[in-house]
Context: one part of a larger RNA
């Protein structure tokens, strides 16, 4: 220094594990807000910090109901208490109180501050004061009658939310192997709006000479038939086969009562003992017992009959939901659609890029008929066939899920799974939009190592004890390699 072979340090792979994610499935529930919201700021305890709760009535108040002997939320262990049938705590369920700031709304404002005015009671509280629209009233210029305008009262809005919707704007990268029509795409964004769905919606629709009967949704029709620098691309409806069905002009809506179903706390709820091993029994042995319960999870190792539970059966003073039944209340558009159909020009929409291009919305100019009328049937004519525009409403089947509960996975198991299993949108970073981690496991239990010992009244060992086990000692389950050693051997 090198091989081997033993012991060992270091690291934290890998097993095993799951409090935590994903993806769903079958119900709900689809809002929340001037009666001050989403969301925060400070406060509040025996209590110094941080999470939960809750607001100066502050881990809490006060009705009712359930449960019910223990109880005082965590981290986190005590003390002071509080309660045992005259009910403390805990749960549902209504109520109360509920500081600032927040649309935030009496004015300012560098958000959680600061400064006011009117009323009322009068130590100090309380209670109005923001802005916009509608209604009503009173005033009320130029300017005579009028109008703008101003005050005042009464009622609504205003902001938040994860996706679905519908309207109004509207790109660009890209692809066309370039690139301009075109495509991406009416996508992305922005903005209005509203609902538990929204939106269409009872034919001036389709068909074809036979018929068909409102929308919406799936499957097909079909990559058809068409459009396209006939390039890249885009792409349909009839028809057919299903889900659902429903028509009409206040459609029937509200409000109390009552009656049933569910929810929203809870009840009851079968059935085993023993023998070895072992720290432990649920494993083994041996004989048994229930199953409408052998889902599931717990307990010192694998438990139908130990515990929670399961399957069956039952329950609500209150509060919601749905349905049905009484009963009041409220309530009937218009009178047939004209500056409209229709042309002409310029655009849009339509699978259809003006084309032979019908049909549909309209910025400009135009401009009919009037059921003996009008639209359409893809250029227009004509026969013919079907409707009846220019007023409106309308459940279902459709689309999603920020949340609720219940259930499931040939989903993931700690570099995976949410970015977050753990006090994570933390800590850090950045002037800000924003960007963003790492970090799980002692053991059955803390039984967490009393007492000596070396020591700096240390770090860290040794002992003794606990414990199945301390080479599970908290730097704590298993402990893999890189990587450093120590011992012996053997070679140089």
């Nucleotide at each position: 220094c090198g091989u081997a072979u033993a012991c060992g340090g270091u690291g934290g792979a890998u097993g095993c594990c799951u409090u935590g994610g994903c993806a769903g499935u079958a119900a709900g529930a689809g809002g929340c807000g001037a009666u001050g919201a989403a969301g925060g700021a400070c406060g509040u305890g025996u209590a110094a910090g941080u999470c939960u709760g809750c607001g100066a009535a502050a881990a809490g108040c006060g009705g009712u109901g359930g449960c019910g002997a223990g109880c005082u939320g965590a981290c986190a262990a005590a003390a002071c208490g509080c309660a045992u049938u005259u009910g403390a705590g805990c749960c549902a369920u209504c109520g109360a109180u509920g500081u600032c700031c927040g649309a935030a709304u009496g004015g300012g404002g560098a958000a959680a501050c600061c400064c006011a005015c009117c009323c009322g009671c009068u130590u100090g509280c309380g209670g109005g004061u923001a802005u916009c629209g509608u209604u009503a009233a009173c005033u009320g210029a130029a300017u005579a009658c009028a109008u703008a305008g101003g005050u005042u009262a009464a009622c609504g809005a205003g902001g938040c939310a994860a996706a679905c919707c519908c309207g109004g704007g509207g790109a660009a990268c890209u692809g066309a192997a370039a690139c301009a029509u075109c495509u991406a795409a009416g996508u992305a964004c922005c903005c209005g709006g509203a609902g538990g769905a929204a939106a269409a919606g009872a034919a001036a629709u389709c068909a074809a000479c036979c018929g068909a009967g409102a929308u919406u949704c799936c499957c097909u029709u079909a990559g058809u038939a068409g459009c396209g620098g006939c390039g890249a691309g885009c792409g349909a409806a009839a028809g057919g086969g299903g889900a659902c069905c429903a028509g009409c002009c206040g459609a029937u809506g509200u409000u109390a009562g009552u009656u049933g179903u569910c929810a929203u706390a809870g009840u009851g709820g079968a059935a085993u003992a023993u023998u070895c091993u072992g720290g432990a029994a649920a494993g083994u042995u041996u004989a048994a017992c229930g199953g409408a319960a052998c889902a599931g999870g717990g307990u010192g190792a694998u438990a139908g009959u130990c515990c929670c539970g399961u399957a069956c059966a039952c329950g609500a003073a209150g509060u919601g939901a749905c349905a049905g039944u009484u009963a009041g209340c409220a309530c009937a558009u218009a009178u047939u659609a004209a500056g409209u159909a229709g042309g002409u020009c310029g655009g849009g929409a339509c699978a259809c890029g003006u084309g032979u291009u019908a049909u549909c919305c309209u910025g400009a100019c135009u401009g009919a008929a009037g059921a003996u009328g009008g639209g359409g049937g893809g250029a227009c004519c004509a026969u013919c066939c079907u409707c009846c525009a220019a007023g409106g409403c309308u459940a279902a089947a459709u689309a999603c899920u920020c949340c609720u509960u219940a259930c499931u996975g040939a989903c993931c198991g700690a570099u995976a799974g949410u970015g977050a299993a753990c006090c994570a949108g933390u800590a850090c970073c950045g002037u800000g939009a924003g960007g963003g981690a790492a970090a799980g496991g002692c053991g059955a239990a803390a039984a967490g190592a009393a007492c000596c010992c070396c020591u700096g009244u240390g770090a860290g060992g040794g002992g003794a004890g606990u414990g199945a086990a301390a080479c599970a000692g908290a730097a704590c389950c298993u402990g893999a390699a890189a990587c450093c050693g120590u011992a012996u051997a053997c070679g140089u």

Overview: Predicted 3D model of a 492-nucleotide part of an RNA (large-subunit ribosomal RNA, domain I) from Alteromonas sp. ABH4_457. Rfam family: Bacterial large subunit ribosomal RNA. Its family is annotated with structural constituent of ribosome and ribosome in the Gene Ontology. Model confidence (mean pLDDT): 86 of 100.